Predicted 3D model of an 80-nucleotide RNA (c-di-GMP-I-GGC riboswitch aptamer) from uncultured Sulfurovum sp.
RNA sequence: ACAGAAAAAGCCAAACUUACUGUGAGGUAAGGACGGAAAGUUAUGGGUCUUUUCUAGAAAAGAUUGCCAGACUGCCUGUA
Numbered sequence: 001a002c003a004g005a006a007a008a009a010g011c012c013a014a015a016c017u018u019a020c021u022g023u024g025a026g027g028u029a030a031g032g033a034c035g036g037a038a039a040g041u042u043a044u045g046g047g048u049c050u051u052u053u054c055u056a057g058a059a060a061a062g063a064u065u066g067c068c069a070g071a072c073u074g075c076c077u078g079u080a
Base pairs, nucleotide, nucleotide: 001079002078003077004076011036012035016031017030018029019028020027021026034066040072041071042070044069045068046067047064048063049062050061051060052059053058054057
């Protein structure tokens, strides 16, 4: 530098349950593993969802990075 998730060292943790929190989408902690090769970080573009307002399909404010891209960083294995 390129390729990959077969193996191995580790890592994260869906649904669901409980507690707390938010008007809500959601968030946090514990249990739990469906999965993940960036399921690490970032709301930058698109998507989806929520709340509020009104002129009723738009505006504003939010949520989601485990929806898809972009940007930044990084573990392991193999090849050169």
The coordinates come from a structure-prediction model, not an experiment, and the mean pLDDT is 82.
The organism belongs to Sulfurovum, within Bacteria.